[in-house]
RNA sequence: GCCGGGGUAGCUCAGCCUGGUUAGAGCACUAGACUCAUAAUCUAGGUGUCAAGGGUUCGAAUCCCUUCCUCGGCA
Numbered sequence: 001g002c003c004g005g006g007g008u009a010g011c012u013c014a015g016c017c018u019g020g021u022u023a024g025a026g027c028a029c030u031a032g033a034c035u036c037a038u039a040a041u042c043u044a045g046g047u048g049u050c051a052a053g054g055g056u057u058c059g060a061a062u063c064c065c066u067u068c069c070u071c072g073g074c075a
């Protein structure tokens, strides 16, 4: 340099293909209940510029273009 995978909550990921009304799950975390106390269990709470910028559209995490980061392959 070329080709391909990935980037969404603190962490691991789903959702993207086929645009639509509130952006989700598990773990973790915080508060409360329970307990002499801790753990476990139960209840409540999402904490997010969907990597960045631009474009298309009534409407973009999702489609298009460019860039950045990361992983693998080829040279």
Stems, first nucleotide, its partner, number of pairs: 001074007010027004020058001029045005051067005
Record summary:
RNAcentral holds the sequence, with entries from ENA. This is a predicted structure of a 75-nucleotide RNA (transfer RNA) from a Microcaldota archaeon. Rfam family: tRNA. The family's RNA type in Rfam is transfer RNA. NCBI's taxonomy places the organism under Archaea, Nanobdellati, Microcaldota.